Predicted 3D model of a 76-nucleotide RNA (transfer RNA) from Periweissella fabaria.
Model confidence (mean pLDDT): 80 of 100.
The organism belongs to Periweissella, within Bacteria.

RNA sequence: GCGGUAUUGGUGAAGGGGUUAACACACUGGUUUGUGGUACCAGCACGCAUGGGUUCGAGUCCCAUAUACCGCCCCA
Numbered sequence: 001g002c003g004g005u006a007u008u009g010g011u012g013a014a015g016g017g018g019u020u021a022a023c024a025c026a027c028u029g030g031u032u033u034g035u036g037g038u039a040c041c042a043g044c045a046c047g048c049a050u051g052g053g054u055u056c057g058a059g060u061c062c063c064a065u066a067u068a069c070c071g072c073c074c075c076a
Stems, first nucleotide, its partner, number of pairs: 001072007010025003018056001027043005049065005
């Protein structure tokens, strides 16, 4: 340099173009408890690496860029 795969919250991770992104852990608040833990209830992504494009509609398709990993080529 060329090709491929991946990038989603604090973490893991689901999401087969159609309400405003599941679930678990963690965290926050509450109930329970003498305290803590457990249990239960509620909250927690203004939005999917960044920027564009396609579409009535994009996390999902296309392009560029960035980062990580894998493979290939060239030089020494």

It was read from a public genome assembly. It matches the Rfam family "tRNA".